About this RNA
This is a predicted structure of an 83-nucleotide RNA (c-di-GMP-I riboswitch aptamer) from Salinibacillus xinjiangensis. The sequence is in RNAcentral, with records from Rfam.
[in-house]
RNA sequence: AUCUGAAAAAGGCAAAUCUACUGAAAGGUAGAGACGCAAAGUCACAGACCUACGGUGAACACUAUGGUGGCUGGACUGCUGAA
Numbered sequence: 001a002u003c004u005g006a007a008a009a010a011g012g013c014a015a016a017u018c019u020a021c022u023g024a025a026a027g028g029u030a031g032a033g034a035c036g037c038a039a040a041g042u043c044a045c046a047g048a049c050c051u052a053c054g055g056u057g058a059a060c061a062c063u064a065u066g067g068u069g070g071c072u073g074g075a076c077u078g079c080u081g082a083a
Stems, first nucleotide, its partner, number of pairs: 012037002017032006035070001041076003045073003048068003054063004
């Protein structure tokens, strides 16, 4: 320096659900609320998945310019520090 992260301490975030707002929807924001999380801090580059206003097509399907970081990978950063 890198990988990994037990015990303890200081703390942190906040799923589902409900309410309000927003959006075509998926979803997002705020408040309440805690399922859980050692990065559940930040980032849509890649994959994967969700939605389909609009577009295409005879259909009812396809389609992201929309979205999900609490889906995976990757990048950057943060508290503690045994084997």

Of the family's consensus pairs, 95% are formed in the model. It matches the Rfam family "c-di-GMP-I riboswitch aptamer". About the family: GEMM was predicted in a large-scale screen for bacterial structured RNA regulatory elements. Genes associated with GEMM are involved in a diverse array of functions, including chemotaxis regulation, signal transduction, secretion and chitin. The organism belongs to Salinibacillus, within Bacteria. Its mean pLDDT, the model's own confidence on a scale to 100, is 89.